[in-house]
RNA sequence: GAAGUCGGCCGGGCAACCGCGGUGACAUCAGUCACGGAGGAAAGUCCGGGCUCCACAGGGCAGGGUGCCAGGUAACGCCUGGGAGGCGCGAGCCUACGGAAAGUGCCACAGAAAAUAUACCGCCUGUGCUCGCACAGGUAAGGGUGAAAUGGUGCGGUAAGAGCGCACCGCGCGGCUGGCAACAGCCGUGGCAGGGUAAACCCCACCCGGAGCAAGACCAAAUAGGGGAACAUUGGCGUGGCCCGCGUCGUUCCCGGGUAGGUCGCUUGAGGUGCAUGGCGACGUGCAUCCCAGAUGAAUGGUUGUCCACGACAGAACCCGGCUUACAGGCCGACUUCCUCU
Numbered sequence: 001g002a003a004g005u006c007g008g009c010c011g012g013g014c015a016a017c018c019g020c021g022g023u024g025a026c027a028u029c030a031g032u033c034a035c036g037g038a039g040g041a042a043a044g045u046c047c048g049g050g051c052u053c054c055a056c057a058g059g060g061c062a063g064g065g066u067g068c069c070a071g072g073u074a075a076c077g078c079c080u081g082g083g084a085g086g087c088g089c090g091a092g093c094c095u096a097c098g099g100a101a102a103g104u105g106c107c108a109c110a111g112a113a114a115a116u117a118u119a120c121c122g123c124c125u126g127u128g129c130u131c132g133c134a135c136a137g138g139u140a141a142g143g144g145u146g147a148a149a150u151g152g153u154g155c156g157g158u159a160a161g162a163g164c165g166c167a168c169c170g171c172g173c174g175g176c177u178g179g180c181a182a183c184a185g186c187c188g189u190g191g192c193a194g195g196g197u198a199a200a201c202c203c204c205a206c207c208c209g210g211a212g213c214a215a216g217a218c219c220a221a222a223u224a225g226g227g228g229a230a231c232a233u234u235g236g237c238g239u240g241g242c243c244c245g246c247g248u249c250g251u252u253c254c255c256g257g258g259u260a261g262g263u264c265g266c267u268u269g270a271g272g273u274g275c276a277u278g279g280c281g282a283c284g285u286g287c288a289u290c291c292c293a294g295a296u297g298a299a300u301g302g303u304u305g306u307c308c309a310c311g312a313c314a315g316a317a318c319c320c321g322g323c324u325u326a327c328a329g330g331c332c333g334a335c336u337u338c339c340u341c342u
Base pairs, nucleotide, nucleotide: 001338002337003336004335005334006333007332008331009330010329012307013306014305015304016303017302018301020037022035023034024033025032026031039313043324044323046322047321048320049319050318051212052211053210054209058244059243060242061241063208064207065206066205067204068082069081070080071079072078083097084095085094086093087092098203099202103201104200105197106196107195120143121142122139123138124137125136126135127134128133151169152168153167154166155165156164170192171190172189173188174187175186176185177184178183216264217263218262219261226255227254228253229252230251231250235249236248237247238246271290272289273288274287275286276285277284278283
């Protein structure tokens, strides 16, 4: 100097005038003053909860979710640290990562053959013979087909070959060492035999009531508490389905009519920030400090001046922890590789 990898931050600011919404004070004329007023993703509605109701609410089946180990957390399908497999020269990144010896299914085409394995070309031996071949036996080392061909490489051996034998690797079984564990290493033993696929059905381990702020509570208002049908203790109903249990005594459906306004829930929180401390880390603990939107047809807009990065993706609706997706431009830190000079 160039090219990368990982992590963090900002994403418009300041001032004036007019306008909008909230809180508080004064006031009771309809105003005055003070202080605040959208995000890093508010987005997707994908997970997990808090909260409210069923409701005093148990067990099982079906169903659903997760899937290496150990931790963090209110919890999770999230995060952190390890292990294994894979990619990258590397910093690093990815994983739908339990089980194929419980069972079932599938592996097209090609190929002799993809499971009850076989012999297309070929190799060796014997016999016959028209010397080209034919038949019989042995063979799976060489070639072909395929994503994958029945362990791999090398040596010996054989008529030619083959774990037929041996060495190493692989695989099964047993043991020892290290580690909480996943797992890693070492030793011994056996020539051991079809592979892949579970993001196919399935098996195993763990987890799971339901509905949702349009939840729910209170006040007010209005009408036609009208008409019909079904079941009725051997029954109906009780917040996903089925069964048992429990509770209750009525329940369910259809048609028609009326009202639908206001208040609460509604923002002080598993909260933010700073310092110290424990931990590799996620995070925990202690002390101090701060209050940071609560609209309801839906509030923050317009103008001017100035700085500047010349402004991207984009607007809360009960709240919070995550994940995923979008993003103009800018800043900081650590690490890796290459080139050049000293």
A computed fold for a 342-nucleotide RNA from uncultured Thiogranum sp., annotated as Bacterial RNase P class A. Its mean pLDDT, the model's own confidence on a scale to 100, is 77. The sequence was found by an Rfam model in a public genome assembly. Taxonomically the source falls in Thiogranum (Bacteria, Pseudomonadati, Pseudomonadota, Gammaproteobacteria). Rfam family: Bacterial RNase P class A. Rfam describes the family as follows. Ribonuclease P (RNase P) is a ubiquitous endoribonuclease, found in archaea, bacteria and eukarya as well as chloroplasts and mitochondria. By type it is a ribozyme.